The RNA shown here (c-di-GMP-I riboswitch aptamer) has 92 nucleotides and comes from Desulfosporosinus shakirovi.
The sequence was found by an Rfam model in a public genome assembly.
RNA sequence: UAAUGUAAAGGGCAAACCUAUCAAAAGAUAGGGACGCAAAGCCAUAGGAUCUAAGGUGUAUAAGAAAACACUAUGAUAGCCUGGCUGCCGCG
Repeated sequence: UAAUGUAAAGGGCAAACCUAUCAAAAGAUAGGGACGCAAAGCCAUAGGAUCUAAGGUGUAUAAGAAAACACUAUGAUAGCCUGGCUGCCGCG
């Protein structure tokens, strides 16, 4: 130090679900809990994808408002993919 993860050691993280809190929601955080993970560490202001739609815009009505429906991210997901940054052990 490029590449790499068959086995090992010390360990690490924690899906679903439950409880509490926050949020309009998606979802997040904390505790419990383990499906999995060699980056399941960080980046959502790198690109794509997906989820949500408070607010906004539109439709409709004689008109206004409400409701409904459609569109919309400025909200999310890094445990969806590619990418960027960093890193333990072994191998080399």
Rfam family: c-di-GMP-I riboswitch aptamer. Gene Ontology term of the family: cyclic-di-GMP binding.
The source organism's lineage runs through Bacteria, Bacillati, Bacillota, Eubacteriales and Desulfosporosinus.